[in-house]
RNA sequence: GCCUCCUUAGCUUAGUGGUAAAGCGGCGGUAUCGUAAACCGCGGACGCUAGUCCGAUUCUAGCAGGAGGCU
Numbered sequence: 001g002c003c004u005c006c007u008u009a010g011c012u013u014a015g016u017g018g019u020a021a022a023g024c025g026g027c028g029g030u031a032u033c034g035u036a037a038a039c040c041g042c043g044g045a046c047g048c049u050a051g052u053c054c055g056a057u058u059c060u061a062g063c064a065g066g067a068g069g070c071u
Base pairs, nucleotide, nucleotide: 001070002069003068004067005066006065007064010024011023012022013021018054026042027041028040029039030038047063048062049061050060051059
C1' cells in the first nucleotide's frame, strides 16, 4: 500500500427497512429477627458524517477505531 470482517446498555451477545431484546451487573421494593439466595419493578445503548428511501440500527459511500490476511 491492497483485501476481508467487526463497531448495539457498564460487560457478553441478539435483532437486518416501520416498535431495539436478553443474560450478568446497577438501583428500588417484597419477604426475613437479620443477611444472602428468591420474587417484582426501574433506569441505561445502535461509532461519526453524508446518500438512497415515505421511513435507516438495518442498504450504499467516506471517515475513525479494532481484528485478520497478502505484499
Transfer RNA from a Patescibacteria group bacterium, 71 nucleotides, folded computationally. It matches the Rfam family "tRNA". Rfam classes the family as a transfer RNA. Model confidence (mean pLDDT): 82 of 100. The sequence is in RNAcentral, with records from ENA.